This is a predicted structure of a 1437-nucleotide RNA (small-subunit ribosomal RNA) from an uncultured bacterium. The sequence is in RNAcentral, with records from ENA.
RNA sequence: AGAGUUUGAUCAUGGCUCAGAACGAACGCUGGCGGCAGGCCUAAUACAUGCAAGUCGAGCGCGCCCUUCGGGGUGAGCGGCGGACGGGUGAGUAACGCGUGGGAAUAUGCCCUUCUCUAAGGAAUAGCCUCUGGAAACGGAGAGUAAUACCUUAUACGCCCUUUGGGGGAAAGAUUUAUCGGAGAAGGAUUAGCCCGCGUUAGAUUAGGUAGUUGGUGGGGUAAUGGCCUACCAAGCCUACGAUCUAUAGCUGGUUUGAGAGGAUGAUCAGCCACACUGGGACUGAGACACGGCCCAGACUCCUACGGGAGGCAGCAGUAGGGAAUCUUAGACAAUGGGGGCAACCCUGAUCUAGCCAUGCCGCGUGUGUGAUGAAGGCCCUAGGGUCGUAAAGCACUUUCGCCAGAGAUGAUAAUGACAGUAUCUGGUAAAGAAACCCCGGCUAACUCCGUGCCAGCAGCCGCGGUAAUACGGAGGGGGCUAGCGUUAUUCGGAAUCACUGGGCGUAAAGCGCGCGUAGGCGGAUUAGUUAGUCAGUGGUGAAAGCCCGAGGCUCAACCUCGGAAUUGCCACCGAAACUGCUAAUCUAGAGUUCGAGAGAGGUGAGUGGAAUUCCUAGUGUAGAGGUGAAAUUCGUAGAUAUUAGGAGGAACACCAGUGGCGAAGGCGGCUCACUGGCUCGAUACUGACGCUGAGGUGCGAAAGCGUGGGGAGCAAACAGGAUUAGAUACCCUGGUAGUCCACGCCGUAAACGAUGAAUGCUAGCUGUCGGUGGGUUUACCCAGCGGUGGCGCAGCUAACGCAUUAAGCAUUCCGCCUGGGGAGUACGCUCGCAAGAGUGAAACUCAAAGGAAUUGACGGGGGCCCGCACAAGCGGUGGAGCAUGUGGUUUAAUUCGAUGAUACGCGAGGAACCUUACCAGGGCUUAAAUGUAAGUUGCAUAGAUCAGAGAUGGUCUUUUCUUCGGACUACUUACAAGGUGCUGCAUGGUUGUCGUCAGCUCGUGCCGUGAGGUGUCAGGUUAAGUCCUAUAACGAGCGCAACCCCUGUCGUUAGUUGCCAGCAAGUAAUGUUGGGCACUCUAGCGAGACUGCCGGUGCAAACCGCGAGGAAGGUGGGGAUGACGUCAAAUCAUCACGGCCCUUACGUCCUGGGCUACACACGUGCUACAAUGGUCGGUACAGAGAGCAGCCACUACGCGAGUAGGAGCGAAUCUAUAAAACCGAUCUCAGUUCGGAUCGCAGUCUGCAACUCGACUGCGUGAAGCUGGAAUCGCUAGUAAUCGGAUAUCAGCCAUGAUCCGGUGAAUACGUUCCCGGGCCUUGUACACACCGCCCGUCAAACCAUGGAAGCUGGGGGUGCCUGAAGUCUGUGACCGCAAGGAGCAGCCUAGGGUAAAACUAGUGACUGGGGUUAAGUCGUAACAAGGUAACCGUA
Repeated sequence: AGAGUUUGAUCAUGGCUCAGAACGAACGCUGGCGGCAGGCCUAAUACAUGCAAGUCGAGCGCGCCCUUCGGGGUGAGCGGCGGACGGGUGAGUAACGCGUGGGAAUAUGCCCUUCUCUAAGGAAUAGCCUCUGGAAACGGAGAGUAAUACCUUAUACGCCCUUUGGGGGAAAGAUUUAUCGGAGAAGGAUUAGCCCGCGUUAGAUUAGGUAGUUGGUGGGGUAAUGGCCUACCAAGCCUACGAUCUAUAGCUGGUUUGAGAGGAUGAUCAGCCACACUGGGACUGAGACACGGCCCAGACUCCUACGGGAGGCAGCAGUAGGGAAUCUUAGACAAUGGGGGCAACCCUGAUCUAGCCAUGCCGCGUGUGUGAUGAAGGCCCUAGGGUCGUAAAGCACUUUCGCCAGAGAUGAUAAUGACAGUAUCUGGUAAAGAAACCCCGGCUAACUCCGUGCCAGCAGCCGCGGUAAUACGGAGGGGGCUAGCGUUAUUCGGAAUCACUGGGCGUAAAGCGCGCGUAGGCGGAUUAGUUAGUCAGUGGUGAAAGCCCGAGGCUCAACCUCGGAAUUGCCACCGAAACUGCUAAUCUAGAGUUCGAGAGAGGUGAGUGGAAUUCCUAGUGUAGAGGUGAAAUUCGUAGAUAUUAGGAGGAACACCAGUGGCGAAGGCGGCUCACUGGCUCGAUACUGACGCUGAGGUGCGAAAGCGUGGGGAGCAAACAGGAUUAGAUACCCUGGUAGUCCACGCCGUAAACGAUGAAUGCUAGCUGUCGGUGGGUUUACCCAGCGGUGGCGCAGCUAACGCAUUAAGCAUUCCGCCUGGGGAGUACGCUCGCAAGAGUGAAACUCAAAGGAAUUGACGGGGGCCCGCACAAGCGGUGGAGCAUGUGGUUUAAUUCGAUGAUACGCGAGGAACCUUACCAGGGCUUAAAUGUAAGUUGCAUAGAUCAGAGAUGGUCUUUUCUUCGGACUACUUACAAGGUGCUGCAUGGUUGUCGUCAGCUCGUGCCGUGAGGUGUCAGGUUAAGUCCUAUAACGAGCGCAACCCCUGUCGUUAGUUGCCAGCAAGUAAUGUUGGGCACUCUAGCGAGACUGCCGGUGCAAACCGCGAGGAAGGUGGGGAUGACGUCAAAUCAUCACGGCCCUUACGUCCUGGGCUACACACGUGCUACAAUGGUCGGUACAGAGAGCAGCCACUACGCGAGUAGGAGCGAAUCUAUAAAACCGAUCUCAGUUCGGAUCGCAGUCUGCAACUCGACUGCGUGAAGCUGGAAUCGCUAGUAAUCGGAUAUCAGCCAUGAUCCGGUGAAUACGUUCCCGGGCCUUGUACACACCGCCCGUCAAACCAUGGAAGCUGGGGGUGCCUGAAGUCUGUGACCGCAAGGAGCAGCCUAGGGUAAAACUAGUGACUGGGGUUAAGUCGUAACAAGGUAACCGUA
């Protein structure tokens, strides 16, 4: 000191969460020792038992005991002192209670100092004795007795009172020579009481409170002031600087946290206060209204003979209860203190100690050294190894702590030690007795395997888990800390997240809708005074302890002791006088007044005008009008619409009109008049700070709405009808009432917005416009300045967008407001309102986000530009028929598997009868095939024949090599090793499809931006193209485009067999057949050629375009190969490879047969057709490419034919294959035909072990549907479509009509880019980013949760009125008692408590009810986000 979390990414806002420290803690796991501390936070609940306050014989008498007779002890009393301290607790208390600092009207036992006195008498009483009541507690009567108990008298000052004359007031002795006492007075010290200033929690949804209340006078009372009390008089007093009420709370030194300021807290220790079962009261006393005293009332408990009594642990232990939770019914007065006493001494649960508890802090230990076969074992593994790990074992040491034994303190003074035989010291003992806990996805240090499979579970936040989980559980390993470690609760911190230090308010939460103005706050210039604020100095105080610093003592530390500093505060005194305040005086720059001009939809009232709509009357006129996307409702032959004239009535004021004007805002618009507010400019004089802001308050305040009365043309909620639609309570249409208008009165809200409070000053400019003024002057402008209103823009600010002299800049003053989203501007309460409602304004609960600005994409029923057989223009098809083929579905023992929009479906498969084959049924094998090693066995194996069998296979027979006798070799067995077309293409490699042969996709450096990102790649042209050019904060580059490659098109050259044959020669019926030649064709190598080179045009230029020439070819000539970054978790684990998982006498392997070929049906792709541009028959002509020896096969013969039998040639530019359409004839004549050929029958051929399921072909016969195909849809732009045949791969054969090539014949059309589809670029909006197949809203249904209302019901605290009223003080009385003082008694006032009454407040509960929230896959729609398909939103009905 920060970090995680909103997003695809970014910045900022903002909440939530974490890391730290602390604790009187508790819980979980674990636990060796010691020191020092701490230990009922809850029930101020109830308490058994013991102890916690006594002492004095030197005050007094009496009883008893002992006695050395001197005396001593003891008991109950009288008397004195002390039980007001010490100890406990925090209920109450928001207060002079506490803290701090002052004050005057006081008392003060014991203590200290000084002065004086201590005289003379008297009457009682307890104890004791007798009698007596009672269960007890406790009494009653009588007799008698003492005192330092009580009383009187005397004296008394310096004491007190006083009318200043006077009056009043003491005492106590004891014991024996020295003290202890007693009384009065004065002073001191200590302690206590009282008063005052300041400080001391929250709530305004608590705004008024108060009758002894505020003051005065007299009196009373007190130690003392005082309404403290009382009588009378006055009517005050407190309060927005928060009274009263309610809730909560002991206060402080301190503690804890924090850098500090602050926040939280008030255990232990210390100071003060309050309390002592609850409430009230006084007595005694120096001191109490008294914890272990008294009286009364109440609740509770106990005893009881039922009549009556007793008690108070919030003292120390302890018990019960409550609770997550907090100890021993211990020892001692040895020390320190306290009480009594002359003292000895006694008492002391104060205190000092011990016990229990890891509750905390501190210290120590659980070994040390050495030890590598890096042991065994565990875990991991790429099988090599790695790791636990010098760790262990082993060897050598040590003994802190512990245990055993011995010695043995300080604390104490001459004596006295609970602690304690403790601390400490010495000796011995044996590695021996001593390590756990949490964590390991990020934050946050630390990683692998197995199990599990959105299950079980984890989680502080984000989030993990759906078959390869570093996040669950276990293990190994690692990290952290350590006698502890984690979790939970709480506090501060981080949080600048309430901001004094130290925040904000245009859009994130946040400026009141706007004025006026009260209190308050703030306030111009000069001078003088004052010193309240302010500043400086000094003094007092700020207890001790604690914190901090420095020393010292326990072995160290914690802990303790000493000294210092600090205690930021308060008070007093002295001083300063700048600033603020105050007082006095002055000034004019702020503000205002006067005069002269000016602009204006500023306001109110009255009057008035024209256009238009509607209606009425009349005329003309006839069938429609109106309305819409299209219609209909509606109006119209009873005359509409249209048109002309006249009239009625209401509302609004075209053009002018303008980011023009005015107003505080809302708002204001024809014209005229009247009244009236404000503003601006110019000028002089005057007043002299008169100012700014403004809590409360008060006024104004659009629309809608409300009340009363008018008015009502148009428009128009509601409503009705017509359409649209799946529906349409809407959008559209036809009607239409409130309302809109006026007057008066309410309401008081709006996205009342510039989402920007008011005022003042300062801080670059440029340019419009409105209203004044001044100057210059060329009369059209220019210049200067004031006041408004706009645009752009610098500095500056801002998260950015943006603002920018009209600030969101720099400053000052005052007011208002905000503190995560939802719940909610809701509920309750109160105020206002006729109502609607407005104002004020929460909580429970719930989420980890919600929101802002900007970025990149994607998308839009947004825009612009462009391209493509995308449309259009054409040609031919598909969709209808039959068949072929593939798919779905169905069926089946099996119909193996995969491919499924485009981008699956004549696809993998470029050849399923067996094989293939993966599927099914049945029968077998357990390791076939490959490979090698090791071991063992056999001496044959193999091969042939034969039998059984469906076959695999099994049985039988026959045969046999070399040899150095070891073996080679063969076979078998075993082990290792295999095998799997089993799963996962969502674990993968490789390969492929698609967008798309679309023109894009990026990088380096630089620049811009806080950043994501941008620029470059945009713009203007241009292109097939991010192709090229120009411009340009960009300059370059890469992958793509193009080119380079192949084929083809022209020419040249080289070469000339198997090709060719012009010329020469030979030969044939004929043929390059032969010699010869290579000129031509051709073959196949090398070259040339095309580059916008020339011309013209647009254009600044270039790129480019157009046309023409030349040319075989002209603008990438044509075709091919070539596929950027990436997208689709696209396809493939069944081509292959491969991780993981699974099977191992089977999911492996072999065999036979079957299946993949099924068939109510649906779809895709094709073939053949429906005919005359044709069919059939006959004749004739012309290719290219490719293939061939288990092959192609000439030719001959046979067969109608498929073929068969012979048989040349050719491993091929040599041999092999009739090209077909076309052309020339003939025939058919529009028909289900001489079209069409399906289907079926018979007979054959060929391949092959084998054509039944299930081949192809041939011949004869049969002759189905079909007459050009609905909605819809496909291909193609030139040697293309269409049409015609040929060849090849696979292949024994073939279901090939498929696929891939080859050539022959050979068109039509393109105006064009509005529309459909796809794509590219730019731009715009966005609440989308899984990216529109997106997001998302509300009702209903279901579950759960908290909450409001509610007939009521039940409690609680306080106040008020009335009734009653104990004890007790006081007052009065007092016939009774007493010598007296006085008292008993009686009465009264006051009063705790109790009863009762009404109302308010507050809490709980309540049938039912209201909305709210939450919840993977419910229903209905689609409101919002794009122009969201009717722009959205605000207020109102």
The prediction has a mean pLDDT of 83.